[in-house]
Model confidence (mean pLDDT): 84 of 100.
A computed fold for a 72-nucleotide RNA from an Anaerolineae bacterium, annotated as transfer RNA.
Its Rfam family is "tRNA". By type it is a transfer RNA.

RNA sequence: GGCGCUAUAGCUCAGUGGUAGAGCGGGGGACUCAUAAGCCCUAGGUCGAUGGUUCAAAUCCAUCUGGCGCCA
Numbered sequence: 001g002g003c004g005c006u007a008u009a010g011c012u013c014a015g016u017g018g019u020a021g022a023g024c025g026g027g028g029g030a031c032u033c034a035u036a037a038g039c040c041c042u043a044g045g046u047c048g049a050u051g052g053u054u055c056a057a058a059u060c061c062a063u064c065u066g067g068c069g070c071c072a
Base pairs, nucleotide, nucleotide: 001071002070003069004068005067006066007065010024011023012022013021018055026042027041028040029039048064049063050062051061052060
């Protein structure tokens, strides 16, 4: 330099056009003599950026940025 994959909650990841989710972690509650585990409730998201397509975009298209890989 060329090509491909990838970016979603604090972390690890689902969701591939029609209401943004799970586990872990965080906060609170109840339980217990007390702590932990387990149980109940709960907060937390410009879905990497910009533009385009569409009635509607995390999802499709283009460019850019970061990460990973292959080739030279």